This is a predicted structure of a 350-nucleotide part of an RNA (small-subunit ribosomal RNA, central domain) from an uncultured bacterium.
The full RNA is in RNAcentral, with records from ENA, Greengenes and SILVA.

Context: one part of a larger RNA
RNA sequence: CUGGGCGUAAAGGGUAUGUAGGCGGUUUGAUCAGUCGGAUGUGAAAUCCCCGAGCUUAACUUGGGAAUUGCAUUCGAAACUGUCAAGCUAGAGUAGGCUAGAGGAAAGGGGAAUUCCGCGUGUAGCAGUGAAAUGCGUAGAUAUGCGGAGGAACACCAAUGGCGAAGGCACCUUUCUGGGGUCAUACUGACGCUGAAAUACGAAAGCGUGGGGAGCAAACAGGAUUAGAUACCCUGGUAGUCCACGCCCUAAACGAUGUCAACUAGUUGUUGGGAGGGUUUAACCUUUCGGUGACGAAGCUAACGUAUUAAGUUGACCGCCUGGGGAGUACGGCCGCAAGGUUGAAACUC
Numbered sequence: 001c002u003g004g005g006c007g008u009a010a011a012g013g014g015u016a017u018g019u020a021g022g023c024g025g026u027u028u029g030a031u032c033a034g035u036c037g038g039a040u041g042u043g044a045a046a047u048c049c050c051c052g053a054g055c056u057u058a059a060c061u062u063g064g065g066a067a068u069u070g071c072a073u074u075c076g077a078a079a080c081u082g083u084c085a086a087g088c089u090a091g092a093g094u095a096g097g098c099u100a101g102a103g104g105a106a107a108g109g110g111g112a113a114u115u116c117c118g119c120g121u122g123u124a125g126c127a128g129u130g131a132a133a134u135g136c137g138u139a140g141a142u143a144u145g146c147g148g149a150g151g152a153a154c155a156c157c158a159a160u161g162g163c164g165a166a167g168g169c170a171c172c173u174u175u176c177u178g179g180g181g182u183c184a185u186a187c188u189g190a191c192g193c194u195g196a197a198a199u200a201c202g203a204a205a206g207c208g209u210g211g212g213g214a215g216c217a218a219a220c221a222g223g224a225u226u227a228g229a230u231a232c233c234c235u236g237g238u239a240g241u242c243c244a245c246g247c248c249c250u251a252a253a254c255g256a257u258g259u260c261a262a263c264u265a266g267u268u269g270u271u272g273g274g275a276g277g278g279u280u281u282a283a284c285c286u287u288u289c290g291g292u293g294a295c296g297a298a299g300c301u302a303a304c305g306u307a308u309u310a311a312g313u314u315g316a317c318c319g320c321c322u323g324g325g326g327a328g329u330a331c332g333g334c335c336g337c338a339a340g341g342u343u344g345a346a347a348c349u350c
Base pairs, nucleotide, nucleotide: 004321005320006319007304008303012318014201015200016199017198021194022193023192025088026087027086028085029084030083031082033081034080035077036076037075038074039073040072041071042070049065050064051063052062053061054060091191092188093187094186095185096183097182098181099180103177104176105175106174107173108172109171110154115149116148117147118146119145120144121143125136126135162169163168206247207246208245209244210243211242215241216240220236221235222234223233258317259316260315261314262313263312266295267294268293269292270291271290272289273288274287275286276285277284299306300305323350324349325348332343333342334341335340
């Protein structure tokens, strides 16, 4: 060097775009760099290997050969790879029709509920628990009627349903805007795949500045429980949760399953298109393309399971793993306002 792996045993980067690099459809011609063959030169001797010789043998010594898998020059081959030229349309993309959607951003609007405030009715309790107490209430609470304020979240519809690269996205309307699916033509003509760096996005919590603050609620206070109770339960309650702008960059960021492509039994549900049949429009049936579920054959798997949405059979490229602890720690670098993040050891020990 080769050789093993990554759903759950160690191991898929949180996700995408994309530079270098790696890899790359089909036809013809050219070239001969890679590749393959021949020749020549060189590849010191010794060593190693083969056949012999000499010490009584062996070790040892020694003759010849082979080998020296390499390098250079030269002559050829032209299938494959590369390069150059000219094409092709099956990959990829563009134009067009139709189409589904909580995809994103901004603005405006809505009703239910909680809380608070005002006024009315009304009277002794309310609240809370396993049971209580703290708490609220005769300065009139809880309950109930009307009116008002304010903030946050959007019941039913609602679904293994939909959309998005992931994080994630749900009241209604409008504006702006991204991506997808399908259909039949036309066009471009390999424009592709992956992707170290890099860049962008990235739940929650947290941070900075300024707003906002109904409910909930770390911290905190009180009441209980208890041997104790810095908890679980209860009454309160501040950051925070919300908005704008700027940071942070981590998650069981999970399908614990990288991306792309090809191939390999079926059955059944659902969702978005198309075609055909059918019908009073429909329902329904057949078929096809795209998504999303359940079951299941072969195969795979240590088993569990997985199984056309593969963990099957293959190819391309990237990331990652190599006993447990020490440790995702120390040190250093980079990033950050900080919290910390990222990169990431060793001694020692079992």